[in-house]
Context: one part of a larger RNA
RNA sequence: UGAACGCUAGCGGCAGGCUUAAUACAUGCAAGUCGAGGGGCAGCAGGACUGUAGCAAUACAGUUGCUGGCGACCGGCAAACGGGUGCGGAACACGUACGCAACCUACCCAUAACUGAGGAAUAGCCCGGGGAAACCCGGAUUAAUACCUCGUAACAUAAUGAGAUGGCAUCAUCUUAUUAUUAUAGAUCCGUCGGUUAUGGAUGGGCGUGCGCCUGAUUAGGUAGUUGGCGGAGUAAUAGCCCACCAAGCCUACGAUCAGUAACUGGUGUGAGAGCACGACCAGUCACACGGGCACUGAGACACGGGCCCGACUCCUACGGGAGGCAGCAGUAAGGAAUAUUGGUCAAUGGACGCAAGUCUGAACCAGCCAUGCCGCGUGAAGGAUGAAGGUCCUCUGGAUUGUAAACUUCUUUUAUAUGGGACGAAACCCUCGUUUUCUAACGGGAUUGACGGUACCAUAGGAAUAAGCACCGGCUAACUCCGUGCCAGCAGCCGCGGUAAUACGGAGGGUGCAAGCGUUAUCC
Repeated sequence: UGAACGCUAGCGGCAGGCUUAAUACAUGCAAGUCGAGGGGCAGCAGGACUGUAGCAAUACAGUUGCUGGCGACCGGCAAACGGGUGCGGAACACGUACGCAACCUACCCAUAACUGAGGAAUAGCCCGGGGAAACCCGGAUUAAUACCUCGUAACAUAAUGAGAUGGCAUCAUCUUAUUAUUAUAGAUCCGUCGGUUAUGGAUGGGCGUGCGCCUGAUUAGGUAGUUGGCGGAGUAAUAGCCCACCAAGCCUACGAUCAGUAACUGGUGUGAGAGCACGACCAGUCACACGGGCACUGAGACACGGGCCCGACUCCUACGGGAGGCAGCAGUAAGGAAUAUUGGUCAAUGGACGCAAGUCUGAACCAGCCAUGCCGCGUGAAGGAUGAAGGUCCUCUGGAUUGUAAACUUCUUUUAUAUGGGACGAAACCCUCGUUUUCUAACGGGAUUGACGGUACCAUAGGAAUAAGCACCGGCUAACUCCGUGCCAGCAGCCGCGGUAAUACGGAGGGUGCAAGCGUUAUCC
C1' cells in the first nucleotide's frame, strides 16, 4: 500500500473494498412525468336512469363519461443529466495562458411588442384481414398546446444606398432609408398560468493559438490533399474539413517518420530538499458503451438502458421468421493470490415532470459482509513474602530464577450482558390563522413529515466477572541457558550456522520487541 498469505482475534468510530477477463451473462430493479394540452373510458369508486325481486328499506342486472379519477393512444417536457469503465488515444487529449473582427445556447432572469382568421389530416375507438410469434395490412370515423395556410410585424435577417466613429489596410461597429423574408395556442369560475418574436444577461458548449507533456537512432529521412493560393461546397462558426484549378511546397539530429508504452490533471507515497515513483478512493477534463460504420430527432447526441446496416455470439420458432447487449445497482459463471448483499428508504440533499398535491429516482442517504487501513478503548486497580507449590538452571543436605507473579484482602465496572428511558438530523412545500398588499407575493404563528432506529446517548443491576497473541533472541539488531541432533535433520535478508560440549537446527525454561494484531511475500521512495 485498493494488497495477498500464515498464526491469532474483545469492542467502537471513520474510511476503503475485481489492481486479473473492455470475458460471457439467468433474474429483478436503475427514466419518467403532465388529465390545468387532447379525443376518449379498458379497469376502480360514486351518481343518475331502466328492468327484476320485495309492502318497504334495499339487493341484483343493464345503460349512461354525468363526477372522482385513469390503462392504452395523440401531444409537451425530460430522456445529451445523473450512474459506470479506462478500451482507444503520444493528440490542442490533458494542464496552463490567451484569443474568436469566425460561433451556438432549451429551461432561467430582465425589457419590449404581439397573442387575429381559417383549413386538411391522423393515432386511439370501431369493422375486416394476415401471422406461431414479433408485429403488419386495408376500410370507416374523430380531437388537440400535433400539422398546414392566410393576415399583421420590428431594436430581427438579407440585399442595396447614404452618413459617423475606430483601424496602416482588407475591414469592423453604429445611425438612417428602401425592398424582400420570417411568428403565435390555448387552459381557467375568478386570482392566474401559458404561447410567439426580438434584444440583453446568465449558464452550458463549439473552435483556434503559444508553452508544457513517457521510452527507443539496434527507427533518418518522412509527406500528393501532402504545404500554400484562388474559386466554390459545407458548418452554428473558421479551416484541405471537402471539391475543381494553379504553384511546389511542408516537417526533420532543438529527433521528423516509425515502433513501444500510457487516459491527463488537482494530487498521493517517499525524501532534509532537489528529485524519484504512482494517478485506487474524492474533484475537474477526455474517451468508450458486444466489434465496426452511419445518420435521424433535437437547444444540445452521431446518443450506455434510441434507430438503421454489416459482423461475432446467445436465445425463441409452427422453419416462413423473430429477439438480445450489466464498462448502471445487486447477483451468476469464468479468470485469479485476491475484492462484499439478488438488503431498506425517498426521511434528508439533489435531479426529471407537474400550478400543486404528488409520481419517478440502485443518484443519494442508510443498513449488511470483510482486522483491508487509520484512530480510540478494554482485557482490571491497590495492597500482598511461608519469596508457597510446580517448572527451569547451578558449584545440588543448599541456592538462583519464574516472582508481587499467584493464593489471599480491599476496591472499581469502562467494555460485554440484562432491564428501563430515548434523540439531533425537520425545516420547509402543502393546509390553516394573522399582518402588509388591488392581486400575486412577503413576513409571523400553528399543524404535518425519519429509511437509519428503539440506533446513538442516558440511567439502573450484579459480578473480575466477558476478552492476548505473534515474531524474534550469532553479528548487523533489543533479547541466553539446558536438552536432543551430529555437514544428518534442518536454518538463512547478508555474512554464514550444523562433521559430539551448536546462545545460529528442533524442543523447553527464561528474555526482547510489537500488540488486536504480529510475521511473511510482492511493490515504491